[in-house]
Context: one part of a larger RNA
């Protein structure tokens, strides 16, 4: 001198962008944060309408059962997302990450493109009735029903095993072309219909992952040895895979001054900070990539998890209980309470981007987007302007002669940024649905419905906010630090090794430019200093 996710001290006027628990991965009341689908399916409910049948009778209304249809609601079965999004960094010195390569050792739901299919049955079960135990949580029995739930056979373009044989190639194997035997599918749903959503089967794409390898990037020798699935093989087993991954047998290896092993600390990177660079620190926010989700273990569903707002087991902790038993899991937004020098709001909204679901309309989203808190940071404004000498007064020194504060200020004539009032008022809205008109396809059709075009109204949390306009009015806006030297900036007066000051050297014991308070100076300025860390 540069930075800072900062504290603390004095002050503090506004706007934009940003940025805000670095400590207790400490403990959490309370709301919200992950659902959709009725066009997968049976039912319950509600509203309408409409024909039949009893009833009441005022003979054309009134109620009532059960049935059709039509819209609505939606517990359960079931489908497809809860593995992304969002969060913290405790673990990890590791192929965790970062570069660059393999994978002929692998696997991929939805997405896309190309092929070939979707036949014929079947038995339950939840909702539902009825019952039965429990304080509750939640569990049972019996009886009945559905389905894109489940199950059995059929067919095989192919795909997989199994026998044997041909070509190529980057040759423990893959690739292609054929041969025989075995095993391997399926679901419908809207709509009048066209059609449109689905299904199974396999190729290929496209995307995401998993595994393996070269190199790199912390300390400590006052850690020298360390290792039994430990190193290798052989059979088996598991995995999508390759492998002591795992077991059974046999050998007895494998790492280490090039630093094993043990201890300590850290998530790691594009970056960021500084610097001329080489290099040193660092790893907030914003991107990636890993770990975790009270601890400590499993596993189960699933294309994909050992699953943050499943689940089992233990465990600590809170917390209901009829004492038998049951419930939870903020390191999602918010917010409390402790800790600490110290880190907001229990906020509005899905109107935009983006996620899941749905045929759509939509839902449902504390991801997002936007307000509120904090001068914490940056970056911009402003606090006026211009004239103005009787050099006013009043501080201040002072040789009493004047000096200086000072054009300062008063006055005098203006501006209007900003404030205050008032009017006006936004872009961010594209699509989608909805009405229309046109071309086309289905259809007998000037009903209707698909496709695709035009137009028209609709849809904004943020907001009556930005922003523009007029009117008032200099009116509401300046502080901190310093001043002996380094080091810009000096006089008085108190005090008298006292009280004090200091970043170094030092200052203060009766004239202190170094304490303390005045005038005056200098210095950055809505800040300025201190103090911490790092270059």
């Nucleotide at each position: 001198g540069g930075a800072c996710g900062a504290a603390c001290g004095c002050u503090g006027g506004c706007g934009g962008c940003g940025u805000g628990c670095u400590u207790a991965a400490c403990a959490c009341a309370u709301g919200c944060a992950a659902g959709u689908c009725g066009a997968a399916c049976g039912g319950a409910c509600c509203a309408a309408a409409g024909a039949u049948u009893g009833a009441g009778c005022u003979u054309g209304c009134u109620u009532a059962a059960a049935c059709u249809u039509u819209g609505g609601u939606u517990a359960g079965u079931g489908g497809c997302g809860g593995a992304c999004g969002g969060g913290u960094g405790a673990g990890u010195a590791a192929c965790a990450c970062g570069u660059g390569g393999a994978u002929a050792a692998u696997c991929u739901g939805c997405c896309u493109g190309c092929a070939a299919c979707a036949c014929u049955g079947g038995g339950a079960u939840a909702a539902c009735a009825c019952u039965g135990u429990g304080a509750a949580a939640a569990c049972g029995g019996u009886g009945c029903u559905a389905a894109u739930a489940c199950c059995a056979g059929a067919u095989g373009c192919c795909u997989u095993c199994a026998u044997g044989a041909c070509g190529g190639c980057g040759a423990u194997g893959c690739c292609g072309a054929g041969a025989u035997g075995a095993a391997g599918a399926a679901a419908g749903g809207a709509g009048c219909a066209a059609u449109c959503c689905g299904g199974u089967u396999g190729c290929a794409g496209a995307u995401g992952a998993g595994u393996c390898c070269g190199c790199g990037g912390c300390u400590g020798a006052u850690u020298a040895g360390c290792u039994a699935g430990u190193u290798g093989g052989u059979g088996g087993g598991g995995u999508a895979a390759c492998g002591g991954c795992c077991u059974a047998c046999c050998a007895a290896g494998g790492c280490g001054a090039c630093g094993a092993u043990c201890a300590g600390u850290a998530g790691c990177c594009g970056g960021c900070c500084u610097g001329a660079g080489a290099g040193g620190g660092u790893g907030a926010a914003c991107g990636g990539c890993c770990a975790c989700a009270c601890u400590g273990g499993g596993a189960c569903u699933g294309a994909g998890a050992c699953a943050c707002g499943g689940c089992c087991c233990a465990g600590a902790c809170u917390c209901c209980u009829a004492c038998g038993g049951g419930a939870g899991g903020c390191a999602g937004c918010a917010g409390u309470g402790g800790g600490g020098a110290a880190u907001c709001u229990u906020c509005c909204g899905c109107a935009a981007u983006g996620g899941a679901c749905g045929a759509a309309a939509g839902u449902c989203u504390g991801a997002c987007g936007g307000a509120g808190c904090a001068a914490c940071g940056c970056c911009g404004c402003g606090u006026g302007u211009a004239u103005g000498a009787a050099g006013a007064a009043g501080g201040c020194c002072u040789u009493c002669g004047g000096g200086u504060u000072g054009u300062a200020a008063a006055a005098u004539a203006c501006u209007g940024u900003u404030g205050u009032u008032a009017g006006g008022g936004a872009a961010g809205a594209a699509c989608g649905g909805c009405a229309u008109c046109u071309g086309u396809g289905u259809a007998a059709a000037u009903a209707a419905u698909g496709c695709a075009g035009g137009u028209g109204a609709u849809u904004g949390a943020c907001g009556g906010u930005a922003c523009c306009u007029a009117a008032c009015g200099a009116g509401g806006a300046a502080g901190c630090c310093c001043c002996g030297g380094c080091u810009a900036a000096c006089u008085a007066c108190g005090u008298g090794c006292c009280a004090g000051c200091a970043g170094c050297c030092g200052c203060g014991g009766u004239a202190a430019u170094a304490c303390g308070u005045a005038g005056g100076g200098g210095g950055c300025a809505a800040g300025c200093g201190u103090u911490g860390u790092c270059c």